[in-house]
RNAcentral holds the sequence, with entries from MGnify. The RNA shown here (c-di-GMP-I riboswitch aptamer) has 83 nucleotides and comes from a soil metagenome. The model forms 100% of the base pairs in the Rfam consensus. Model confidence (mean pLDDT): 90 of 100.
RNA sequence: AAAAGGCUAACCUGGUGAAAACCAGGGGCGCAAAGCUAUGGGUCUAAGGCCACGAAAGUGGCUAGGAUUGCCAGGCCACCGAA
Numbered sequence: 001a002a003a004a005g006g007c008u009a010a011c012c013u014g015g016u017g018a019a020a021a022c023c024a025g026g027g028g029c030g031c032a033a034a035g036c037u038a039u040g041g042g043u044c045u046a047a048g049g050c051c052a053c054g055a056a057a058g059u060g061g062c063u064a065g066g067a068u069u070g071c072c073a074g075g076c077c078a079c080c081g082a083a
Stems, first nucleotide, its partner, number of pairs: 006031002011026006029070001035076003039073003042068003048063006
């Protein structure tokens, strides 16, 4: 570079969740690790907790033990073969 394949963004439908987001079906923007893993960092959310205001209802702020691997990195596994 090919060949065999693989995954599936946005969006739609149904469901779960407080939310972020996730799961299933459809759908393909793209991906040589867009396979697995929350280990480090970043980012998102704030139920619960804390604080403030308020008569109260409530409002605001802070905070992952929640989420994100298609944000970056680490670890682990891995197709083909010009090299």